[in-house]
Context: one part of a larger RNA
């Protein structure tokens, strides 16, 4: 292993794409392989059930009948399911409209701040903290003013909003380029939906080679606190943090809730789009659809909570759990420069 589950208990793969396979819309015909019905074959004996009998019973024994998954043949029935044909437009695609958006690569480009440099003004302090010290200053600092220099990061706008499959995206401009929502219904005719393998993409940190480095700042150092203080606090500080190009492939990678369809009160906010009333217009009220939040009922849940964004109800397909530590370890294999990833046990104990 039947089985029961997978938001907090153990449990959803971090997320695309897609192969193999599993499922798959409505309508006619057709085959009859799957089905399901009749009839037969076969199902050795012992052995099991029922009957009977025989050893004094009973185990055992013996003589009857039954039962016997499964497969074999032959005849038939055709809802379903399959295969073949034909046909349709509700699923999905494609087209055409006007819009929306930090979606993504690449390129310029703008201002504020810090910090450094040069030069005025100006003098005894400034920094720091709970208080301090260490640190920086008469070689003239810290305040200020000009001016230059370089690098990272975009105040407000900004939101409980947007946009992307996640990861994640935010200063203006241009260029290339992906998806999506709506609305128009002109065309394709099920082309569909998941997806073992596989293959891409992945935040931070971390590697390689070259580069850049203002700030911030692991280690490291110094100062203070302490009983110590390998810290928390203060004063430096280097890898890193920023670009290239190539690794790594992890996460509390979160909504701790896979994908994808269909039904199953309501209320409210709020982004995009469209249609009505009205109106010269702009707004205003009503309706659709798509997104996003919140409150809530049936219903569900061990509560907690969810609740048309479902953790309700049902079907399809993937994944993955099966008591706690040993352990995401140990060999073994695979990837990896490496740091480790990723598969993944046992012994022993409770």
């Nucleotide at each position: 292993u039947u089985g029961g589950g997978c938001g907090u208990a153990a449990a959803g793969c971090g997320c695309g794409c897609g192969u193999a396979g599993g499922c798959g819309g409505c309508c006619c015909g057709g085959u009859a392989a799957g089905u399901c019905c009749g009839c037969u074959g076969u199902g050795a004996a012992a052995g099991u059930c029922c009957a009977g009998g025989g050893c004094u019973c009973a185990a055992c024994c013996c003589u009857g009948g039954a039962a016997a998954g499964c497969c074999g043949g032959u005849g038939g029935a055709u809802a379903c399911u399959g295969c073949c044909g034909g046909g349709c437009u509700a699923g999905a695609g494609u087209c055409c409209g006007g819009a929306a958006g930090a979606g993504g690569c690449g390129a310029g480009u703008g201002g504020a701040a810090u910090u450094c440099c040069u030069g005025g003004u100006g003098u005894a302090g400034c920094g720091g903290u709970g208080g301090a010290a260490u640190g920086c200053g008469c070689a003239g600092a810290u305040a200020u003013c000009a001016g230059g220099a370089g690098g990272a990061a975009c105040a407000c706008c900004a939101a409980u909003a947007g946009c992307g499959a996640a990861g994640g995206c935010a200063g203006c401009u241009c260029g290339c380029u992906g998806g999506g929502a709506c609305g128009g219904u002109a065309c394709u005719g099920a082309c569909g939906c998941u997806g073992a393998g596989g293959u891409g993409c992945g935040a931070a940190a971390g590697c390689g080679u070259g580069g850049g480095g203002a700030g911030c700042a692991a280690a490291c150092a110094g100062g203070a606190u302490u009983a110590g203080a390998u810290a928390c606090c203060c004063u430096g500080g280097u890898a890193g943090u920023c670009c290239a190009c190539g690794c790594c492939g992890u996460a509390a990678a979160c909504g701790a809730u896979g994908g994808g369809c269909a039904c199953u009160a309501g209320g409210u906010g709020u982004g995009g789009g469209g249609g009505g009333u009205g109106u010269c217009g702009a707004c205003u009220c009503c309706c659709c659809c798509c997104g996003u939040g919140c409150c809530g009922g049936c219903g569900c849940u061990a509560a907690c909570g969810c609740a048309u964004u479902a953790a309700g109800u049902g079907c399809c397909c993937c994944g993955c759990c099966u008591g706690g530590g040993g352990a995401g370890u140990a060999c073994g294999g695979c990837c990896g420069c490496a740091a480790g990833g990723c598969u993944a046990a046992a012994a022993c104990u409770c």